[in-house]
RNA sequence: GGGCCCUUAGCUCAGCGGUAGAGCACUUCCUCGGCAUGGAAGGGGCCGCGGGUUCGAUUCCCGCAGGGUCCA
Numbered sequence: 001g002g003g004c005c006c007u008u009a010g011c012u013c014a015g016c017g018g019u020a021g022a023g024c025a026c027u028u029c030c031u032c033g034g035c036a037u038g039g040a041a042g043g044g045g046c047c048g049c050g051g052g053u054u055c056g057a058u059u060c061c062c063g064c065a066g067g068g069u070c071c072a
Stems, first nucleotide, its partner, number of pairs: 001071007010024004018055001026042005048064005
C1' cells in the first nucleotide's frame, strides 16, 4: 500500500427499510436467621463520525476513523 470482516446498553451479542432487544452486570423489593441461589419490578442507547438514496435508514450506497485478519 491492497483485499475481506467488525463498530448497537458497563460487558458479550441479536436485530435483512417502519418509534431498538436479550443474557450478564447495576438499582429497589420479595424469599432466607444471614449470605448465596431463586422470583418481581426498574434505570441505562442521538445504533463510531460525515454525506447520499428513500415518505421513512441501526438496516442500502460512498467517504473517514478505530479494531481484527490475510496478501505484498
Model confidence (mean pLDDT): 82 of 100. The RNA shown here (transfer RNA) has 72 nucleotides and comes from a Candidatus Woesearchaeota archaeon. The source organism's lineage runs through Archaea, Nanobdellati and Candidatus Woesearchaeota. The sequence is in RNAcentral, with records from ENA. Rfam family: tRNA. Rfam links the family to the GO term triplet codon-amino acid adaptor activity.